A computed fold for a 717-nucleotide part of an RNA from a Deltaproteobacteria bacterium, annotated as large-subunit ribosomal RNA, domain II. It matches the Rfam family "Bacterial large subunit ribosomal RNA". Gene Ontology terms of the family: ribosome and structural constituent of ribosome.
Context: one part of a larger RNA
RNA sequence: GUCAGGGAGUUUAUCUUUGUGGCAAGCUUAAGGAGUUCAACUCCGUAGGCAUAGCGAAAGCAAAUGUCCGCAGCGCAAGCGAGGGACAUGGUUCUAAUCAGCCAGAGUCACAAGGGUAAUACUAGAAAGCUGACGAUCUUGGCGUGGUCAGACUGAAGUGUGGCGAAAGCUACAUGGAAGGUCGAGUGGGUUCUCAAGUGCAAUUGGUUCCGUUGAACUGCGUCAAGUGGCAAAAGACCAAUCAAGUCAGCCGAUAGCUAGUUCCUGUAGAAGUGGACCACAGUCCAGUCUCAUCCGAGGUCGUUAAUGUUGUAGGGCACUGAUCGGGUUACCUUUAGAGUAAAAUCUGGAGGCCCCUUUCAAACCACGAAUGCAUUAACACUGUAGACGAUGGGAAACGGCGUCACUGGGGUAAGCUUAGUGCGCGAUAGACGAACAAGUCUAACUUAGAUUAAGGCCCCAAAAUGCUAGCCAAACGUUAAACAGAAGGAGGUCGGAGGACAGAGACAGUUGGAAGGUAGGCUCAGAAACAGCCAUCCUCUAACAAGUACGUAAUAGUUUACCAAUUAAGUCCUCGGGCUCCGAAAAUGGACGGGGCUGAGCUAGCUGCCGAUAUCUAAGCAAACAUCCACUGAUGUUUUGAGUAUGCAGGCGUCUUCCCUGGGCAGAAGCUGGGUGUUGACAUCCAGUGGACCGAGGAAGAGCGCUAAUCCUGAU
Numbered sequence: 001g002u003c004a005g006g007g008a009g010u011u012u013a014u015c016u017u018u019g020u021g022g023c024a025a026g027c028u029u030a031a032g033g034a035g036u037u038c039a040a041c042u043c044c045g046u047a048g049g050c051a052u053a054g055c056g057a058a059a060g061c062a063a064a065u066g067u068c069c070g071c072a073g074c075g076c077a078a079g080c081g082a083g084g085g086a087c088a089u090g091g092u093u094c095u096a097a098u099c100a101g102c103c104a105g106a107g108u109c110a111c112a113a114g115g116g117u118a119a120u121a122c123u124a125g126a127a128a129g130c131u132g133a134c135g136a137u138c139u140u141g142g143c144g145u146g147g148u149c150a151g152a153c154u155g156a157a158g159u160g161u162g163g164c165g166a167a168a169g170c171u172a173c174a175u176g177g178a179a180g181g182u183c184g185a186g187u188g189g190g191u192u193c194u195c196a197a198g199u200g201c202a203a204u205u206g207g208u209u210c211c212g213u214u215g216a217a218c219u220g221c222g223u224c225a226a227g228u229g230g231c232a233a234a235a236g237a238c239c240a241a242u243c244a245a246g247u248c249a250g251c252c253g254a255u256a257g258c259u260a261g262u263u264c265c266u267g268u269a270g271a272a273g274u275g276g277a278c279c280a281c282a283g284u285c286c287a288g289u290c291u292c293a294u295c296c297g298a299g300g301u302c303g304u305u306a307a308u309g310u311u312g313u314a315g316g317g318c319a320c321u322g323a324u325c326g327g328g329u330u331a332c333c334u335u336u337a338g339a340g341u342a343a344a345a346u347c348u349g350g351a352g353g354c355c356c357c358u359u360u361c362a363a364a365c366c367a368c369g370a371a372u373g374c375a376u377u378a379a380c381a382c383u384g385u386a387g388a389c390g391a392u393g394g395g396a397a398a399c400g401g402c403g404u405c406a407c408u409g410g411g412g413u414a415a416g417c418u419u420a421g422u423g424c425g426c427g428a429u430a431g432a433c434g435a436a437c438a439a440g441u442c443u444a445a446c447u448u449a450g451a452u453u454a455a456g457g458c459c460c461c462a463a464a465a466u467g468c469u470a471g472c473c474a475a476a477c478g479u480u481a482a483a484c485a486g487a488a489g490g491a492g493g494u495c496g497g498a499g500g501a502c503a504g505a506g507a508c509a510g511u512u513g514g515a516a517g518g519u520a521g522g523c524u525c526a527g528a529a530a531c532a533g534c535c536a537u538c539c540u541c542u543a544a545c546a547a548g549u550a551c552g553u554a555a556u557a558g559u560u561u562a563c564c565a566a567u568u569a570a571g572u573c574c575u576c577g578g579g580c581u582c583c584g585a586a587a588a589u590g591g592a593c594g595g596g597g598c599u600g601a602g603c604u605a606g607c608u609g610c611c612g613a614u615a616u617c618u619a620a621g622c623a624a625a626c627a628u629c630c631a632c633u634g635a636u637g638u639u640u641u642g643a644g645u646a647u648g649c650a651g652g653c654g655u656c657u658u659c660c661c662u663g664g665g666c667a668g669a670a671g672c673u674g675g676g677u678g679u680u681g682a683c684a685u686c687c688a689g690u691g692g693a694c695c696g697a698g699g700a701a702g703a704g705c706g707c708u709a710a711u712c713c714u715g716a717u
Base pairs, nucleotide, nucleotide: 001717002716003715004714005713006712011119012118013117014116015115016114017113018112019111020110021109022108023107026050027049028048032044033043034042035041054061055060065088066087067086068085069084073080074079089104090103091102092101093100122261123260124259125258129251130250131249132248133247134246140225141224142223143222144221145220146219147218148217149215151183152182153181154179158175159174160173161172162171163170164169187212188211189210193207195206196205227243229239230238264652265651266650267649268648269647274287275286276285277284278283290395291394292393293392294391295390299383300382301381303380304379305378306377307376308375309374310373315368316366317365321362322361323360326357327356328355332353333352334351335350336349337348338347339346401426402425403424404423406422407421408420409418410417431442432441433440446621447620448619449618450617451616452615456611457610458609459596460595461594465608467607468606469605470604471603472602478598479597489583490582493580494579495578497576498575499574500573501572502571510567511566512565513564514563516540517539518538521535522534523533546561550559551558622642623641624640625639626637627636628635629634653706655703656702657701658700659699660698662696663695664694671690672689673688674687675686676685677684678683
């Protein structure tokens, strides 16, 4: 890992709601007792409880009637009208009195079910806390009593003798044997290799190297200190492989707003991630949203249109509150420099304010002001007596949301940003399309079959036109609706359009020829002659010819152009704007139009077919709702409906035990294996084989009642 077995909303008490039943202004017994054939049960027991009256803190006081409307129903009709509703009236409290509050006739017992509370309270899971015991054979420290330290080295004090000295003493040589002395075994340690080992020889070891080895040394035995305590040359170290509070047992099934798990089927309705509150933010409560039941009894409003009202946003504006560009004025205010004065006054100038003109702004500015929105009314539309809208009660879940090429805000370069808002979607939604793809496009799905379409497609992969008409593209541009990039800028790419100019009196382009004189214009300058620069830019001859467009020279020269003629012969040139295309265009494994490939199988405009979904239609069947019916486990229907997480509600299947009733079985029970049939399904049933002794159907009652999952438990493998 797999398989098998085990494995989680239970029980008691009580409260509440619903259903069923008994009795009913009453209902009921508890403990206990008596009877009986076991048991079941029957009878007694009225103590007590709930109800029958409320209001008030209390003293205390103390109701149950009337009128109107009106559903069902009744009635020929008018109308009446149980329940229901409204108003009045009544009880009581407060008060001088009102107002106002509460109240004004169905319960109770039992059983079953939903929910609450107290208990372990669906199961499993802490780190901890407290109580009492047990531990110092490990280890820490103390105490008592013992034991151990090969060998070698150094050579303190002291002492002796000799020498020297007046002496104190000094000195030499011997002797001596001190030291937390030196080297180094045993022994104790555990430095290095950061070696080996690392399911080991070993839950700390092996090798090597290293440190101490007469001492604060090492060690045996005995003994003392105990858990908020010990012991500690102090590391929070150690106290039996356990220590920032030992171990064992108990309290204990501690508690956990956290995590994991929580076992058969079908039908039906179907959420929320929002507002308020909380030592609240992983939670809970109230409301909203969902569901079920009951009551009521006629309207309701998601939508469209119109009318009326409301608002202070977008925009606009600058009177107000503030900000702001440039200027002006100087009566007034503030301030400053100078003159003046003994000090002032006073005079001159500057700056700021105020004021005037002009300019520009505002989420916390407004003398204005939309669209939307909101409210009311009316109409339309839809819906409702097959009961809407509404009310009361039972049960929840949920209170982490997310996306949006639909949009309005915030903030930003942006964001798969944002605990802002509206709608839609996903969440909780399958199917088709989008290559793949929670949210995009189409469309919502009972089952089966057939057909028709939607979005999207129709060369092959791959269902369907290698369809038609007209244009465009030459870049593999494209073959991408978007999500999933392509800009500023550039180009005699090419195709349309618009407006101009020139043109058989010959245009545009080409070719041939000319392109002169005054003059080398003047100035400047070494020079300046069309052509370094400055100024001016005339006249003449001409078909035309600039005081010169470019090259060139030191300056000239030379070449060329404008301009003119000839030749040729039919269109040429400029501007603006549009379509498609080109350049601009760089990313890390090789590489993506989904791929192949395609010059259309690309783009634009149009046309006709076809394919294509759980959509729509047709047929058959199923289920639910509702209605009707001599139906009541049913049938019928020109009716309606069929997606679904959490959750509500409803109906079933199966397992085990007991009772009643009735059956099967050695002529073969259960179980197991294989096969068939039926059912929406849980499942039921039949046949064959195996097996070898028990097992069902129907009706009741009751549960230790259903497992792919809990790092689940036990076993097997």